RNA sequence: CCCAGCUAAUGCCAAACCUGUUGAAAAGCAGAGACGGAAAGCUCCGGGUCUUUCCUCUAAAACUUCGCAAGAUAGCCGAGCUACCUAA
Numbered sequence: 001c002c003c004a005g006c007u008a009a010u011g012c013c014a015a016a017c018c019u020g021u022u023g024a025a026a027a028g029c030a031g032a033g034a035c036g037g038a039a040a041g042c043u044c045c046g047g048g049u050c051u052u053u054c055c056u057c058u059a060a061a062a063c064u065u066c067g068c069a070a071g072a073u074a075g076c077c078g079a080g081c082u083a084c085c086u087a088a
Base pairs, nucleotide, nucleotide: 004086005085012037013036018031019030020029021028022027035075041081042080043079045078046077047076048073049072050071051070052069055067
């Protein structure tokens, strides 16, 4: 330096629920809180899943259907970049 992650050590992150707040929503942010995590650090590049305001289509209506488009999820998987410690 590259792999690896048993057991240690210093630590780190923070699910659900609740409160506040942003958003049409999925969901995000903050506080509190811990289910878990060796990348549960970062990036939507590929796939998956989720949302549907506007517009379009559908069937008279509707929270129906189709499409476009936009968004979300990094704690869904892959990929890229970075990283503490230390046995075998």

This is a predicted structure of an 88-nucleotide RNA (c-di-GMP-I riboswitch aptamer) from Desulfuromusa kysingii.
The organism belongs to Desulfuromusa, within Bacteria.